[in-house]
RNA sequence: UCCUUGCUGGCGCAAUGGUAGCGCAUCAGACUUCUAAUCUGGGGGUUCCGGGUUCGAAACCCGGGUAAGGAA
Numbered sequence: 001u002c003c004u005u006g007c008u009g010g011c012g013c014a015a016u017g018g019u020a021g022c023g024c025a026u027c028a029g030a031c032u033u034c035u036a037a038u039c040u041g042g043g044g045g046u047u048c049c050g051g052g053u054u055c056g057a058a059a060c061c062c063g064g065g066u067a068a069g070g071a072a
Base pairs, nucleotide, nucleotide: 001071002070003069004068005067006066007065010024011023012022013021018055026042027041028040029039030038048064049063050062051061052060
């Protein structure tokens, strides 16, 4: 210098261009003498950044950042 892949709640990951969801964690409640376990419910995301395409973008296109791998 070039190529490939990834970037989404605190963490790990989903999501054919059509309401962003799951598990863990966290908070509250139930149960329990108390705790743990279990059960029920809640909160938490400007989807890495800036543009573009589109009626509509996490997903497509362009540029940038960052991480891992590869080529020279």